[in-house]
Context: one part of a larger RNA
RNA sequence: CUCGCGGCGGGACAAAAAGACCCCGUGAAGCUUUACUGCAACCUGGCACUGGACUGGGGUCGUGGCUGUGUAGGAUAGGUGGGAGGCGAUGAAGCGGGGGCGCCAGCCUCCGUGGAGCCAACGGUGAAAUACCACCCUUCCGCGGCCUUGGCCCUAACCCCGGUGGGGAAGCCGGGGGACCGUGCCUGGUGGGCAGUUUGACUGGGGCGGUCGCCUCCUAAAAGGUAACGGAGGCGUCCCAAGCUCCCCUCAGGGCGGAUGGACAUCGCCCGCAGCGUGCAUGGGCAGAAGGGGGGUUGACUGCGAGGCCCACAGGCCGAGCAGAGGCGAAAGCCGGGCCAAGUGAUCCUACGGUUCCUCGUGGGAGGGCCGUGGCUUAGCGGACAAAAGCUACUCCGGGGAUAACAGGCUGAUCGCGCCCAAGAGUUCCCAUCGACGGCGCGGUUUGGCACCUCUAUGUCGACUCGUCCCAUCCUGGGGGUGAAGAAGCUCCCAAGGGUCAGGCUGUUCGCCUGUUAAAGGGGUACGUGAGUUGGGUUCAGAACGUCGUGAGACAGUUCGGUCUCUAUCUGCCGCGAG
Repeated sequence: CUCGCGGCGGGACAAAAAGACCCCGUGAAGCUUUACUGCAACCUGGCACUGGACUGGGGUCGUGGCUGUGUAGGAUAGGUGGGAGGCGAUGAAGCGGGGGCGCCAGCCUCCGUGGAGCCAACGGUGAAAUACCACCCUUCCGCGGCCUUGGCCCUAACCCCGGUGGGGAAGCCGGGGGACCGUGCCUGGUGGGCAGUUUGACUGGGGCGGUCGCCUCCUAAAAGGUAACGGAGGCGUCCCAAGCUCCCCUCAGGGCGGAUGGACAUCGCCCGCAGCGUGCAUGGGCAGAAGGGGGGUUGACUGCGAGGCCCACAGGCCGAGCAGAGGCGAAAGCCGGGCCAAGUGAUCCUACGGUUCCUCGUGGGAGGGCCGUGGCUUAGCGGACAAAAGCUACUCCGGGGAUAACAGGCUGAUCGCGCCCAAGAGUUCCCAUCGACGGCGCGGUUUGGCACCUCUAUGUCGACUCGUCCCAUCCUGGGGGUGAAGAAGCUCCCAAGGGUCAGGCUGUUCGCCUGUUAAAGGGGUACGUGAGUUGGGUUCAGAACGUCGUGAGACAGUUCGGUCUCUAUCUGCCGCGAG
């Protein structure tokens, strides 16, 4: 070196399972609820199946009757009109009795008696004159129709029970309930009992927080444009003058002067390119004003629009000029809102005004089109529907190392260690020792940042076992300094050969404690080592507590429980053998 056998289990990011964690999908499912929208169910009213009596209440219409008192006046005059007559043996006056009303005067009515008159006109009083008739008002009563609402009774619909009928369906008989119940259609409500769904995106993983459209500035690299969960602010209006036009004016601040009067009120002179003001943020403008005042006004017009700017589209922006009718100005002229850049919302649907348009034979009606205008925090602001929240550790699928948790990598803020400067401490003296304020490195063991291999899987804390390496050395060895007398220390330099304990508590690493020791070092090795062991912790399904949540459930909160996979192909290592 080749081959074989026996062993070990470091590696082949070994095998197994298209990662269960995490994120993503306008994926799924189960569950919840004061998410949305429905459905069952229940409640409710109307009508129908549904009938008969009796008796009340209310409304309305019709009809008959009654009621009506200021004063004056025979006296209880509702209003207006007609009216010279009306009533009476079908029983007048009067008398007796009953009832109702009452302003206590009387009025109305019924019965009896009675047996022939009574009332009005006239007159008088009064605003109005009486009998009688008509139409009405008011109060009450009676009757009838219709509507409405209650009570009570009935039995024949309908329901239940018993008997008979063949121990039987119908029928028949009896009993109970009874027009209720029940059912159908329509109506309003309640309605996780059930169903279908929704529950946004951005994001240095996701969630939580924040944000989402528009304006201004910076970032922006001297045209334009330009990103970030970069740095700062504003808007969701306002104004009939704060618009148009003509004419006029000039600020803020300061100096000096001037009664009360001041730092600052109002007055005068001077300086004063702009620091004032311009409705509101910022930027750019502006006095030859766009700033301040006054006069007149409504162009904050209708019909257009050459030509351009921005721009993927949609859309935004500027605009001379023409026609019409105007405003201001002597005129030239200016005026289609505001110094400019924010003050916003597509389409559908819908409402209102207009219209010479369409509507299939014609006229109408209704509907539509067209022009104008209104209704959206459609603010997740290019707006999925008019209409929507959650939980899942019971979970599932498709994907992702496009994206988190472990490990590695890069980085090194944080961390560990060292160095520079030396204010100061050290009685004196910066540097024996310590070293503020600051500065510079090294390391890659902490917590992080980044998200680069791995999500068709790189098993995760601690313990056990077995190592191996580093040195910034805990012990043992050698040395320098000392604020080293000695001893014991402190500090620095060299040094990694070897060594570096046993217990109590806790899952612990760590740490604290007990007792020893020469010492009980710090680290790397996928926080070495689970195809070597364990499985106490963490991290599935069960259960409970506290807390949060209406709830399903949830909690780097706690608690009890909880399946760790016989066979080694290659490589590596150990042992034995053969050539």
Model confidence (mean pLDDT): 86 of 100. Large-subunit ribosomal RNA, domain V from a Pseudomonadota bacterium, 579 nucleotides, folded computationally. Its Rfam family is "Bacterial large subunit ribosomal RNA". Its family is annotated with structural constituent of ribosome and ribosome in the Gene Ontology. The organism belongs to Pseudomonadota, within Bacteria. The RNAcentral record of the full RNA draws on ENA.